[in-house]
RNA sequence: GGAGUGGUUCGGAUGGUCGCGACACGUUUCUUACCCGUCGAGGAAAGUCCGGGCUGCACAGGGCAAGGUGCCGGAUAAUGUCCGGUGGGUGUGAACCCAAGGAAAGUGCCACAGAAAAUAUACCGCCGGGCUUUUCCCGGUAAGGGUGAAAAGGUGCGGUAAGAGCGCCCCGCUCCGAACGGUAACGGUUGGAGGCAUGGUAAACCCCACCUGCUGCAAGGCCAAAUAAGGAAACGCUGAGCGUUGCCCGCGCAAGUUUCCGGGUAGGCUGCAUGAGCUGUCGGGCAACCGACAGCCUAGAUGAAUGACCAUCCCUCCUUUAGCGGAGGACAAAACCCGGCUUACAGAACCACUCCUCUU
RNA sequence: CGGGGCGUAGCGCAGCCUGGUAGCGCACCAGACUGGGGGUCUGGUGGUCGGAGGUUCAAAUCCUCUCGUCCCGACCA
Numbered sequence: 001g002g003a004g005u006g007g008u009u010c011g012g013a014u015g016g017u018c019g020c021g022a023c024a025c026g027u028u029u030c031u032u033a034c035c036c037g038u039c040g041a042g043g044a045a046a047g048u049c050c051g052g053g054c055u056g057c058a059c060a061g062g063g064c065a066a067g068g069u070g071c072c073g074g075a076u077a078a079u080g081u082c083c084g085g086u087g088g089g090u091g092u093g094a095a096c097c098c099a100a101g102g103a104a105a106g107u108g109c110c111a112c113a114g115a116a117a118a119u120a121u122a123c124c125g126c127c128g129g130g131c132u133u134u135u136c137c138c139g140g141u142a143a144g145g146g147u148g149a150a151a152a153g154g155u156g157c158g159g160u161a162a163g164a165g166c167g168c169c170c171c172g173c174u175c176c177g178a179a180c181g182g183u184a185a186c187g188g189u190u191g192g193a194g195g196c197a198u199g200g201u202a203a204a205c206c207c208c209a210c211c212u213g214c215u216g217c218a219a220g221g222c223c224a225a226a227u228a229a230g231g232a233a234a235c236g237c238u239g240a241g242c243g244u245u246g247c248c249c250g251c252g253c254a255a256g257u258u259u260c261c262g263g264g265u266a267g268g269c270u271g272c273a274u275g276a277g278c279u280g281u282c283g284g285g286c287a288a289c290c291g292a293c294a295g296c297c298u299a300g301a302u303g304a305a306u307g308a309c310c311a312u313c314c315c316u317c318c319u320u321u322a323g324c325g326g327a328g329g330a331c332a333a334a335a336c337c338c339g340g341c342u343u344a345c346a347g348a349a350c351c352a353c354u355c356c357u358c359u360u
Numbered sequence: 361c362g363g364g365g366c367g368u369a370g371c372g373c374a375g376c377c378u379g380g381u382a383g384c385g386c387a388c389c390a391g392a393c394u395g396g397g398g399g400u401c402u403g404g405u406g407g408u409c410g411g412a413g414g415u416u417c418a419a420a421u422c423c424u425c426u427c428g429u430c431c432c433g434a435c436c437a
Base pairs, nucleotide, nucleotide: 001356002355003354004353005352006351007350008349009348010347012313013312014311015310016309017308018307020040021039022038023037026034027033042331046342047341049340050339051338052337053336054216056214057213061249062248063247064246066212067211068210069209070208071085072084073083074082075081086100087098088097089096090095101207102206106205107204108201109200110199123145124144125141126140127139128138129137130136153171154170156168157167158166172196173194174193175192176191177190178189180187181186220270221269222268223267230261231260232259233258234257235256241253242252243251263436264435265434277296278295279294280293281292282291283290284289314329315328316327317326318325361433362432363431364430365429366428367427370386371385372384373383380417388404389403390402391401392400393399410426411425412424413423414422
């Protein structure tokens, strides 16, 4: 100098004018208007994919069903998230990726091709025989060819009619065990058994282990307004039905309940802004994270505020030799609140590390 | 705000659960019947399944993410 990996921060800046929403003080026609002051979107506010708080359901109970998770340890309010490690894979490397339990519990599937797709089997071939030559038939074989995504350990030697773990050395694999290191997953070492017929698929059913009660701020509480407390059908105090659950049990309430037709109101307050909160320093821990101390208060709309313009500067694009000039400022915008994940994102700055090349 | 469904040929749909050749109707094109049109009959064209990634030998189908579109919802009596 070039190429790249991982991470952090920011996401136009400053000033002025006008406007919008909330809150507080003051004036005022007493709940409207005005003056002044303070505050006023995000790293993802998004998708709503997970997890919690909170809320109601008598208790939040039991069973089945359903759904989810799936190497080990830790963090956490909790998680399917995060951190550290193990194993496997990719890359020269920094690093990155993995839904990573079980296929010797059972069932299913493996199209086409192929002899055969998992109880095995034989098209070509090889070998022996019928048989004297071919064709053909019977038997043996699975080394070689061929098919396929996948064909039942690999190489060599022995062996054989030809062959084959048929036998053997080495390598690989499976199972059982021992001591050692590690909390563990697991690792390296070592002993024994098995010729290895234990194919793949569980993001197929399923089995094993663990987890999950349902609901979702249109939850829930209070106030106000309004009407025909209307009509029909079904079921029912022999217990219907309701209490929130897909079903059953248990528990409680229970004389009405459900459906259809028709009707009315669609307003206000609360929940709702002090919270697993933010910032800084110190300490513990490899880290996620935890603890102590100090300081801070930081949106609250509901036909839904958070904007527009001007000036200077910054950046990008167009034009131009240059200047001048012109256009523009990524993705996107709270709605009960948090922790994550995922997705979108112009550009800028910084930190750590890797590879290549050059110079000294 | 919360919950749910659907994207397959120009249009309307099936196939997805249980993975292996993508099909039906209308429309379109050509031909025959007719003097011509309409109509009928025969034959044919046209889609890689909204997009991306993963699992698998193999994905419209299974899983994850994403884009678009549609539907449902309050209270009183």